[in-house]
RNA sequence: GCAGUCGUAGCGUAGAGGUAGCGUUCGACCCUUCCAAGGUCGAGGCCCGGGUUCGAUUCCCGGCGACUGCA
Numbered sequence: 001g002c003a004g005u006c007g008u009a010g011c012g013u014a015g016a017g018g019u020a021g022c023g024u025u026c027g028a029c030c031c032u033u034c035c036a037a038g039g040u041c042g043a044g045g046c047c048c049g050g051g052u053u054c055g056a057u058u059c060c061c062g063g064c065g066a067c068u069g070c071a
Base pairs, nucleotide, nucleotide: 001070002069003068004067005066006065007064010024011023012022013021018054025043026042027041028040029039030038047063048062049061050060051059
C1' cells in the first nucleotide's frame, strides 16, 4: 500500500428496513434475624459524516478505529 471481517449499555453479546433485546453491572423494593442466594421494578446503548427510502442499527458511499491475510 491492497483486500477481508468487525464496531450495539461500564463489560460480554443478539438483532439486519418500522418497536433495539439478553446476560452481567448499577439503583430501589420484596424475601431473610443478618449476609449470601432468589424475586419484582427501573436506569443505561446502535463509532462518525453523507446518500437511498415514507421510514436506516440494518442497504450504499466516505472517514476513523480494531483484528486477520497478501505485498